[in-house]
């Protein structure tokens, strides 16, 4: 280097509860551990999730509801790729 032990130090936290941002998804701080050897970073490809803005359609009390499309919005704890990293049995 590759790999990853019933090693060692230490790390990081899902649900769920509060609070606070946001329209949503969701993000962030407490608290809380399913679980993780990159569960560190980065939306590049691809998935998923969401629809505020805009478009399309119907509707009517005419500037508002309903539906549909749709990502410029999330999500790297969904898969791929990149980067940069702690420890050291066995092979």
């Nucleotide at each position: 280097u590759c790999c990853g032990a019933u090693a060692a130090u230490g790390g990081c936290a899902a649900a769920c509860c509060u609070g606070c941002c946001g329209a949503a998804a969701g993000g962030c701080a407490g608290g809380g551990a399913c679980g993780c050897a990159a569960a560190a970073c980065c939306a590049u490809g691809g998935g998923u999730c969401u629809a505020a803005a805009g478009c399309c359609g119907c509707g009517c009390c005419c500037g508002c509801g309903c539906g549909g499309c749709c990502a410029u919005g999330a999500u790297c704890g969904c898969c791929a790729g990149g980067u940069c990293a702690c420890c050291g049995a066995a092979g």
Predicted 3D model of a 91-nucleotide RNA (c-di-GMP-I-GGC riboswitch aptamer) from a Chloroflexota bacterium.
Of the family's consensus pairs, 95% are formed in the model.
The sequence was found by an Rfam model in a public genome assembly.
Lineage of the source: Bacteria > Bacillati > Chloroflexota.
Rfam family: c-di-GMP-I-GGC riboswitch aptamer. A reference for the family is Kulshina et al. (2009), "Recognition of the bacterial second messenger cyclic diguanylate by its cognate riboswitch", Nat Struct Mol Biol.
Its mean pLDDT, the model's own confidence on a scale to 100, is 88.